[in-house]
RNA sequence: GCCAUCGUAGCUCAGUUGGUAGAGCGAGUCAUUCGUAAUGAUUAGGUCACCGGUUCGAUUCCGGUCGAUGGCUCCA
Numbered sequence: 001g002c003c004a005u006c007g008u009a010g011c012u013c014a015g016u017u018g019g020u021a022g023a024g025c026g027a028g029u030c031a032u033u034c035g036u037a038a039u040g041a042u043u044a045g046g047u048c049a050c051c052g053g054u055u056c057g058a059u060u061c062c063g064g065u066c067g068a069u070g071g072c073u074c075c076a
Stems, first nucleotide, its partner, number of pairs: 001072007010025004019056001027043005049065005
C1' cells in the first nucleotide's frame, strides 16, 4: 500500500421487510436483616465512531475519514 470483518450504555454483547434502541453484569435508591452478604423491587445511564448523501423518515442503504482485528503484497 491492497483486501476482508468490525466500531451500539461504565464492561461484554444483541438488534432485517428503513418507522420512538435492548439484554446480562456493573452503579444509585428502597425493601428485607441486629449489621453485612445474598435476594426482590425500582431508577439513572446512549449525539448507535466521525463527516456527508439518498429518503417523508437512517443504528440499518450509499460515499468518504478515523480507529481495532485478521490476511496479502512491496522495500530494507
Molecule: transfer RNA
Organism: Opitutia bacterium